The RNA shown here (FMN riboswitch aptamer (RFN element)) has 144 nucleotides and comes from a Chloroflexota bacterium. NCBI's taxonomy places the organism under Bacteria, Bacillati, Chloroflexota.
RNA sequence: AUCGACCUUCGGGGCAGGGUGCAAUUCCCGAUCGGUGGUACAGCCCACGAGCCUGUUCAGGUAUGGUUUUCCUUCCUGGAAAACAGGCAUGACCCGGUGAAACUCCGGGGCCGACAGUGACAGUCUGGAUAGAAGAAGGUAUUG
Numbered sequence: 001a002u003c004g005a006c007c008u009u010c011g012g013g014g015c016a017g018g019g020u021g022c023a024a025u026u027c028c029c030g031a032u033c034g035g036u037g038g039u040a041c042a043g044c045c046c047a048c049g050a051g052c053c054u055g056u057u058c059a060g061g062u063a064u065g066g067u068u069u070u071c072c073u074u075c076c077u078g079g080a081a082a083a084c085a086g087g088c089a090u091g092a093c094c095c096g097g098u099g100a101a102a103c104u105c106c107g108g109g110g111c112c113g114a115c116a117g118u119g120a121c122a123g124u125c126u127g128g129a130u131a132g133a134a135g136a137a138g139g140u141a142u143u144g
Base pairs, nucleotide, nucleotide: 005140006139007138008137009136010135017029018028019027031124032123033113034112035048036047037046038045043111044110051088052087053086054085055084056083058078059077060076061075063074065072066071093109094108095107096106097105115127116126117125
């Protein structure tokens, strides 16, 4: 120092104040927040990340085909959700300026936000989650 392996740690923020109402941090006014990699510094450019489903692995079957049988195969029923594989869902930006280069910077005006729950509809409350992930940092041994 390269590639691969393993280990450890880290890895998400946010409704003040007010209105209506029996009841709302869910509606209305207003307030407020911005994960990861890439790229001229990005919530809204490209890509990724939480959710759900299916298959394999499990159990059962008087069903299908092969076979002496074990068993294999196809199908059906049920279970599990750790790993692997596949699939589905997945929001939002423009104008001006500077510059070699910016939908990223500066100025201005906009817009967006999973699932389940709730006495009333949630980016912000509660819950799955003392979980997990995109990834980040460090270390170990080996090889050169």
It was read from a public genome assembly, where an Rfam model found it. Of the family's consensus pairs, 96% are formed in the model.